[in-house]
RNA sequence: GAAGCCCGCUAGACCGCCACUGGUGCCGCAUGGGAAACCUGGCACUGGAGGAAGGUCCGGACUGCAAAGGGCAGCGUAGGAGUUAACGACUCUCCAGUGAAAACCGCAAGGCAUAAGCUGAGGAUCAGAGCAACAGAGACGAGUCGCACUUGGGGCAACCUGGGUGCGGGUGAAACGGGCAAUCUCUACGCGCAGCAAUACCAAAUAGGCACACGUUGAUCCGGUCCCGGAGAGUGUGCGGGUAGGUAGCACCGAGCCGCAGCGUGAGCUGCGGCCCAGAUGAAUGGCGGUCACGUCUGCUUUGCCGCAAGGCAAGGUAGAUCCACAAAAUCCGGCCUAUCGGCGGGCUUCACAC
Numbered sequence: 001g002a003a004g005c006c007c008g009c010u011a012g013a014c015c016g017c018c019a020c021u022g023g024u025g026c027c028g029c030a031u032g033g034g035a036a037a038c039c040u041g042g043c044a045c046u047g048g049a050g051g052a053a054g055g056u057c058c059g060g061a062c063u064g065c066a067a068a069g070g071g072c073a074g075c076g077u078a079g080g081a082g083u084u085a086a087c088g089a090c091u092c093u094c095c096a097g098u099g100a101a102a103a104c105c106g107c108a109a110g111g112c113a114u115a116a117g118c119u120g121a122g123g124a125u126c127a128g129a130g131c132a133a134c135a136g137a138g139a140c141g142a143g144u145c146g147c148a149c150u151u152g153g154g155g156c157a158a159c160c161u162g163g164g165u166g167c168g169g170g171u172g173a174a175a176c177g178g179g180c181a182a183u184c185u186c187u188a189c190g191c192g193c194a195g196c197a198a199u200a201c202c203a204a205a206u207a208g209g210c211a212c213a214c215g216u217u218g219a220u221c222c223g224g225u226c227c228c229g230g231a232g233a234g235u236g237u238g239c240g241g242g243u244a245g246g247u248a249g250c251a252c253c254g255a256g257c258c259g260c261a262g263c264g265u266g267a268g269c270u271g272c273g274g275c276c277c278a279g280a281u282g283a284a285u286g287g288c289g290g291u292c293a294c295g296u297c298u299g300c301u302u303u304g305c306c307g308c309a310a311g312g313c314a315a316g317g318u319a320g321a322u323c324c325a326c327a328a329a330a331u332c333c334g335g336c337c338u339a340u341c342g343g344c345g346g347g348c349u350u351c352a353c354a355c
C1' cells in the first nucleotide's frame, strides 16, 4: 500500500430563568379531601430514561395454588467439553458449508484456493411408516434394451418362445445401493400450573347472610302533647365474606455498578477497595433564552495542484441558515431479536513492495 473481517465508545456540552416528580432533613401536627382506611402543606439539599427503556421470544427471582412415588400423554432441547441462579443464552473445540485481493489457468467470459471471519434444528434411516419435480421401462419390491453362460418347450431344419445367473448401455441429483428425521417416528435429557391485573393487609354505600334481645299481652314509627289518636310486623345491637377505594408488594444492599490484582485459551470465577444509581399510576424526567462544539447546505475569500483558457479539485478562513437517528421506564434481573442520523477509537488475517 491492497483486500476481507471483528470489537468497543458516544448518542451534544455549559450557563441562566421557569415548571414536573421521588427521597432525606427541618417547620407544622394545623388546614383540606374522605364514612373509614388513607392521602395531602412550606422551605432547604439531593436523585430523575435507553442502548435498545421496544418486541414480549427464551430463562430465572418473587408470589399464590397444587403436589407420596412411578407411568402415559403434551411441550421443549440435541456433536464434545465447559460457563451460569437458569436458559433454547454465552465460551472453547471437532465436523460440514461459506469466505477477498494476490498468485495460477484461460484470448475473454470465467475457473481454481485459502486466512481471519461468518453460518449450521450437526443424536438415530440394519424398529416402522412417509416423501422425491423433470427425464426415464422403472423412484423404492420396479425391472427396458443388448451380450455371454445355462436350462425348458415347439419345429425335419433354419429358427421361434420362456426361466435362471452375470456383465454392460440409456434416463436422472439418485436405479435395490442408497438419500431426506426442519414429515411422522425412535433414543436420551428437561418441564406441576398460573402470573405484579401475581399476592397480602385495611376497608364504604347497596343487596343478601349469621347470632342475640324486644315484639299482635303491640316492639317500632308518625301527629299533637304527658297521656291520647293513627299506622302497625317487624325493630334494635353485634359479627362475618366479597366489591369500590386505600396501603404494601415497589426500588437502599443486590445473580448491583466501578477500579485494581490473581486464576482461566475463553465465557467467567475469586479477593481487595470504592459507590448507592429513576420509581410514576389519567402515569414525572420538560420548556424558553444565550454561548461553544460537531455535521450539512449556501455566499465571499486565501493557498496549493491540474489546465493555453474558461474553469475544476483539495485544504483553510469567514458570514448566514439548519440543530437532526431510532425511540421513552411501569415488579425486578440474565439473554435473544428488531429499529437507529452521524462521529471516534482499537484489533485480527492474507497478499505486494521497500529496509
Stems, first nucleotide, its partner, number of pairs: 001351010012292007020048008032039002050326001054337002057335005062195004074191005079093005094122001095120004104111002123186002128184002130180002144169011199248004209239006220231005254276001256275008295322012
Predicted 3D model of a 355-nucleotide RNA (Bacterial RNase P class A) from a Burkholderiaceae bacterium. RNAcentral holds the sequence, with entries from ENA. A source record names the gene rnpB. It matches the Rfam family "Bacterial RNase P class A". Rfam classes the family as a ribozyme.